[in-house]
RNA sequence: GCCCGCUUAGCUCAGUGGUAGAGCAUUCGCUUUACAUGCGAGUGGUCGGGGGUUCAAAUCCCUCAGCGGGCA
Numbered sequence: 001g002c003c004c005g006c007u008u009a010g011c012u013c014a015g016u017g018g019u020a021g022a023g024c025a026u027u028c029g030c031u032u033u034a035c036a037u038g039c040g041a042g043u044g045g046u047c048g049g050g051g052g053u054u055c056a057a058a059u060c061c062c063u064c065a066g067c068g069g070g071c072a
């Protein structure tokens, strides 16, 4: 330098055009003398930045950045 993949909650990851989710973590409640476990409820997101297409974009297109891999 060229090519490919990834970037979504504090962490690990789903979601491939039509309401942004799960597990863990965290907070509160129930249970216990108390803790743990278990059960229930909640909080937490400019979906890496910018632009475009579309009635509608995390999702499609362009560009930039970061991370990983391959080739030279």
Stems, first nucleotide, its partner, number of pairs: 001071007010024004018055001026042005048064005